[in-house]
Context: one part of a larger RNA
RNA sequence: CUGCGCGUAAAGCGCACGUAGGCGGAUUGUUAAGUUAGGGGUGAAAUCCCAGGGCUCAACCCUGGAACUGCCUUUAAUACUGGUCAAUCUCGAGUCCGAGAGAGGUGAGUGGAAUUCCGAGUGUAGAGGUGAAAUUCGUAUAUAUUCUGGAGGAACACCAGUGGCGAAGGCGGCUCACUGGGCUCGGUACUGACGCUGAGGUGCGAAAGCGUGGGGAGCAAACAGGAUUAGAUACCCUGGUAGUCCACGCCGUAAACUAUGAGAGCUAUCCGUCCCGCAAGUUUACUUGUCGGUGGCGCAGCUAACGCACUAAGCUCUCCGCCUGGGGAGUACGGUCGCAAGAUUAAAACUC
Numbered sequence: 001c002u003g004c005g006c007g008u009a010a011a012g013c014g015c016a017c018g019u020a021g022g023c024g025g026a027u028u029g030u031u032a033a034g035u036u037a038g039g040g041g042u043g044a045a046a047u048c049c050c051a052g053g054g055c056u057c058a059a060c061c062c063u064g065g066a067a068c069u070g071c072c073u074u075u076a077a078u079a080c081u082g083g084u085c086a087a088u089c090u091c092g093a094g095u096c097c098g099a100g101a102g103a104g105g106u107g108a109g110u111g112g113a114a115u116u117c118c119g120a121g122u123g124u125a126g127a128g129g130u131g132a133a134a135u136u137c138g139u140a141u142a143u144a145u146u147c148u149g150g151a152g153g154a155a156c157a158c159c160a161g162u163g164g165c166g167a168a169g170g171c172g173g174c175u176c177a178c179u180g181g182g183c184u185c186g187g188u189a190c191u192g193a194c195g196c197u198g199a200g201g202u203g204c205g206a207a208a209g210c211g212u213g214g215g216g217a218g219c220a221a222a223c224a225g226g227a228u229u230a231g232a233u234a235c236c237c238u239g240g241u242a243g244u245c246c247a248c249g250c251c252g253u254a255a256a257c258u259a260u261g262a263g264a265g266c267u268a269u270c271c272g273u274c275c276c277g278c279a280a281g282u283u284u285a286c287u288u289g290u291c292g293g294u295g296g297c298g299c300a301g302c303u304a305a306c307g308c309a310c311u312a313a314g315c316u317c318u319c320c321g322c323c324u325g326g327g328g329a330g331u332a333c334g335g336u337c338g339c340a341a342g343a344u345u346a347a348a349a350c351u352c
Stems, first nucleotide, its partner, number of pairs: 005322002007306002012320001014204004021197003025089005030083002033081002035077008049065006092194001093191003096187005104179007111156001116151003119147004126137002164171002209250006218244002223239004261319006270296005277290006301308002325352003334345004
């Protein structure tokens, strides 16, 4: 130097964009850097190896050869890689016009049901709650019930679906405005390799938490009380503050999971489902086929097994990340970031 791996055993960064770098479609010419062949120079001696020889042998020593796998230079070759170079192409990638589905995002407005509170009417002694109770509320009129009464906040039943959209986190009443992306079909109009990955970097990133200012109906860490219990700092009950909501700014973590990185090509079938267009057929609103998603089985193949199986964990290629016995430890120290909480990077002694 080469050789192993990463769904569940250690191991895929939470996700994207993208710098350097790595890798990269078809055809022709050019160059000759890599590459290949020949020549020349150098590659000290000793050592190593081979063949002889000398100490009685050996170690050791001597002579000769080979080797020193390298570097420099020169002459050629041109299949492959590269170069700038010089062109050309359309299959990869992208652009334009038209049509279509969607909880994609941001902002504004608006609707009904329900909970709670307030007001008024009816009405009277209970109501709540539990396994059973009690704390609690109620004669200062509760619970219950009525008003097309009022206030306020939060969430959007049914539709709802291994349905849809989004890179991931995630997104669900309705309407409007602005706006991102993918997919399909038609025009087959345009550019002509413009591509893939991506160390650093940058951005996004649930919940909880933090800062400032609002808001506060319900729920509810902490806390208080009542029960239970041997105890009960719990499970159950009655209350209840942060918080949950909004604006702006931080935090940057999750079983951030498909525990499965991204991209490309190839490899049986069958059964659902979503969306768009097209084609064919017919009963004219259906069937079949096709592109892209999303599911279920299953062959080959793979796998330690479980299982995966055209949405691969199969067969190949490119690039990145990560792993190397358990504990100590995702800890200490140091650095960076943060208001803090802490995050990130990340050991060793010792021990089995």
This is a predicted structure of a 352-nucleotide part of an RNA (small-subunit ribosomal RNA, central domain) from Mesorhizobium sp. AG15.
The source organism's lineage runs through Bacteria, Pseudomonadati, Pseudomonadota, Hyphomicrobiales and Mesorhizobium.
Its Rfam family is "Bacterial small subunit ribosomal RNA".
Its mean pLDDT, the model's own confidence on a scale to 100, is 85.